[in-house]
Molecule: Lysine riboswitch aptamer
Organism: Propionigenium maris DSM 9537
RNA sequence: AUUAGUAAUAGAGGUCGCAGAGAUUAUCAGUAGAUAUAUGAAGGACAGGCAAGUCCAAUGCAGUAUAUUGAAAGGGAGAUCUGCCGAAGUUGUAUCCUAAUGCCGAGGGAUGCUGCUGGGGCUGUAGUUAAGAGCUGCAGAACUGUCAUUAUUUUUUAGAAAUAAUGGGGUGCUAUUCAUACU
Numbered sequence: 001a002u003u004a005g006u007a008a009u010a011g012a013g014g015u016c017g018c019a020g021a022g023a024u025u026a027u028c029a030g031u032a033g034a035u036a037u038a039u040g041a042a043g044g045a046c047a048g049g050c051a052a053g054u055c056c057a058a059u060g061c062a063g064u065a066u067a068u069u070g071a072a073a074g075g076g077a078g079a080u081c082u083g084c085c086g087a088a089g090u091u092g093u094a095u096c097c098u099a100a101u102g103c104c105g106a107g108g109g110a111u112g113c114u115g116c117u118g119g120g121g122c123u124g125u126a127g128u129u130a131a132g133a134g135c136u137g138c139a140g141a142a143c144u145g146u147c148a149u150u151a152u153u154u155u156u157u158a159g160a161a162a163u164a165a166u167g168g169g170g171u172g173c174u175a176u177u178c179a180u181a182c183u
Base pairs, nucleotide, nucleotide: 001183003181005178007177008176009175010174011173014085017084018083019082020081021080024077025076033069034068035067036066037065038064039063043056044055045054046053048104049103050102051101088117089116090115092113093112094111095110096109097108098107118144119143122140123139124138125137126136127135128134146168147167148166149165150164151163152162153161154160155159
């Protein structure tokens, strides 16, 4: 001096990059609920089931119909703010929480480990959901960023840049720094 790395640090992809927060807002929905009347005729409520306990009910339960009144949560939209570039999502698995007395269970949430996915749209399909919105999985044809190879062009050879084609993948790519090892 060069090479070399699941090393450290800092970055890039996108005018729909990723996630979160509060406010606003459409939908949810003329739905749930409440009240009144009629009918009905013995159960009903305490957020799934069982048990226990409490409350309501023949002075009429639940249900049904009509009329009046009438929400909210979750999910969504654009803007703002915050944190970022395995940002994040998801399969599996472990632990904990999930209507307040106990047990069981569904779904959901948080955290850790593990495998997969470069990214955002479009189309189809499956699930979720009130939903033709959104989210998630799979598939397809393109686009985009990056690296490698080849060809052409510009430039003073090399190098660098642009264009095109083919191929690969994020433990990747670019830049910087450094121990050790080798030559």